[in-house]
RNA sequence: GCCUCCUUAGCUCAGUGGUAGAGCACCGCUCUUGUAAAGCGAAGGUCAUCGGUUCAAAUCCGAUAGGGGGCUCCA
Numbered sequence: 001g002c003c004u005c006c007u008u009a010g011c012u013c014a015g016u017g018g019u020a021g022a023g024c025a026c027c028g029c030u031c032u033u034g035u036a037a038a039g040c041g042a043a044g045g046u047c048a049u050c051g052g053u054u055c056a057a058a059u060c061c062g063a064u065a066g067g068g069g070g071c072u073c074c075a
Stems, first nucleotide, its partner, number of pairs: 001071007010024004018055001027041004048064005
């Protein structure tokens, strides 16, 4: 330098055009002598950024940024 994949809640990840979700964590409640566990509930989002297509974009297209993997070069 080229190719490819990834970027969504604090963490790990689903969701491939039509209401943004799960598990864990955090917070509250129940239970317990108390803690843990368990159960219930609540909160938590710039879907990396910018632009484009569309009635409608996390999802499709382009660019940029960051990260993972692979390939390759000069005398």
Predicted 3D model of a 75-nucleotide RNA (transfer RNA) from Glaciihabitans sp. Rfam family: tRNA. About the family: Transfer RNA (tRNA) molecules are approximately 80 nucleotides in length. Its family is annotated with triplet codon-amino acid adaptor activity in the Gene Ontology. It is annotated as a transfer RNA. Taxonomically the source falls in Glaciihabitans (Bacteria, Actinomycetota, Actinomycetes, Micrococcales). Its mean pLDDT, the model's own confidence on a scale to 100, is 81.